[in-house]
RNA sequence: AAUAUUCUUUGGGGCGGAGUGCAAGUCUCCACCGGCAGUAAAGUCUGCGAAGGGCCGCGUGCCCCCGAACGGGUGAAAUUCCCGUACCGACGGUAUAGUCCGGAUGAGAAAAGAAAAAC
Repeated sequence: AAUAUUCUUUGGGGCGGAGUGCAAGUCUCCACCGGCAGUAAAGUCUGCGAAGGGCCGCGUGCCCCCGAACGGGUGAAAUUCCCGUACCGACGGUAUAGUCCGGAUGAGAAAAGAAAAAC
């Protein structure tokens, strides 16, 4: 010097109104929500995490899979801002669920803080 490394904490939001019905926070109409990093500020770009599937050596592993946006404006720069109109959202349960309950007091990208060599 604050790099390796170690530890601690944090780390996902949202159904309000009306209708139908024996029954719906699940259907229909309207409403509402948006993990982390990068980049001109992003649910829809790039990468990552989570969810789902497979394999074995069963682990802090490897592999697969992984939704959705256009037009206009400003600008040096924006699929990120502004205007307009769209679109997307795992699995199990239950009247068919992005918003309820459950796996989950879980896992986790990552963020903040503390400690801290050797050379």